[in-house]
RNA sequence: GACCUGGAUCCAUGCGGCUCCAACGCCCGAACCGUGUCAGAACCGGAAGGUAGCAGCACUAAGGGAUGCUUGUAGCAGGCGUGGUCUCCGGGUCUUU
Repeated sequence: GACCUGGAUCCAUGCGGCUCCAACGCCCGAACCGUGUCAGAACCGGAAGGUAGCAGCACUAAGGGAUGCUUGUAGCAGGCGUGGUCUCCGGGUCUUU
């Protein structure tokens, strides 16, 4: 000096972890001012029947609750993998002095 190679720095990228928020799913959730069904009772009608409709029940809204090896955004200390830079620290081989 050439070649190969290990590690570090820096950059990029991928995976995973933790946290916040949101969506979705589950549950709760309206005396009246939601819907449906409306016991009882009320009203209209000669009658048949009809009308409105409290309680109850059901479904849900606003909202709330526990949670999910779900999805998405953002962030975090930094782990692991891959590539690049030839900046740094080494190792091996060959050649030369």